[in-house]
RNA sequence: GCGAUCAUAGCUCAAUCGGUAGAGCACCGGACUGUGGCUCCGGGGGUUAGCGGUUCAAGCCCGCUUGAUCGCCCCA
Numbered sequence: 001g002c003g004a005u006c007a008u009a010g011c012u013c014a015a016u017c018g019g020u021a022g023a024g025c026a027c028c029g030g031a032c033u034g035u036g037g038c039u040c041c042g043g044g045g046g047u048u049a050g051c052g053g054u055u056c057a058a059g060c061c062c063g064c065u066u067g068a069u070c071g072c073c074c075c076a
Stems, first nucleotide, its partner, number of pairs: 001072007010025004019056001027043005049065005
């Protein structure tokens, strides 16, 4: 340099054919407990990497950019 795959909550990951963005853990509060932990109940937390496009409607489709991983090629 070329190609492929990927980017969603603090972390790990879902989201069916394009139709309300979710779970577990973590965090905060409460119950329980002599305290803590465990367990239970509740809560906060999102520019779906960025910029555009298509569409009535985009996490999902298209283009570009950025980053990560893998493969191939070139130079040394």
Description:
This is a predicted structure of a 76-nucleotide RNA (transfer RNA) from a Myxococcaceae bacterium. Rfam family: tRNA. By type it is a transfer RNA.